[in-house]
RNA sequence: GCUGGCGUAGCUCAGCGGUAGAGCAGCGGUUUCGUAAACCGCAGGUCAUCGGUUCAAAUCCGAUCGCCAGCUCCA
Numbered sequence: 001g002c003u004g005g006c007g008u009a010g011c012u013c014a015g016c017g018g019u020a021g022a023g024c025a026g027c028g029g030u031u032u033c034g035u036a037a038a039c040c041g042c043a044g045g046u047c048a049u050c051g052g053u054u055c056a057a058a059u060c061c062g063a064u065c066g067c068c069a070g071c072u073c074c075a
Base pairs, nucleotide, nucleotide: 001071002070003069004068005067006066007065010024011023012022013021018055026042027041028040029039030038048064049063050062051061052060
């Protein structure tokens, strides 16, 4: 340099045009002799960035950035 995959909540991930979600973690409460257990509730997101298409974009298209893998060239 080329090709492919990935980037969504603090972490691990789902969602692939039509209200952004789950588990764990966090916070509050209930329960308990007690608890890191159990139960109930709450909070948490510029969906990597920019632009385009569309009535509507996390989702489709282009560019850029980052991570991973493979290939190639030079030394």
This is a predicted structure of a 75-nucleotide RNA (transfer RNA) from an Ignavibacteriota bacterium.
The prediction has a mean pLDDT of 81.
NCBI's taxonomy places the organism under Bacteria, Pseudomonadati, Ignavibacteriota.
Its Rfam family is "tRNA". Gene Ontology term of the family: triplet codon-amino acid adaptor activity.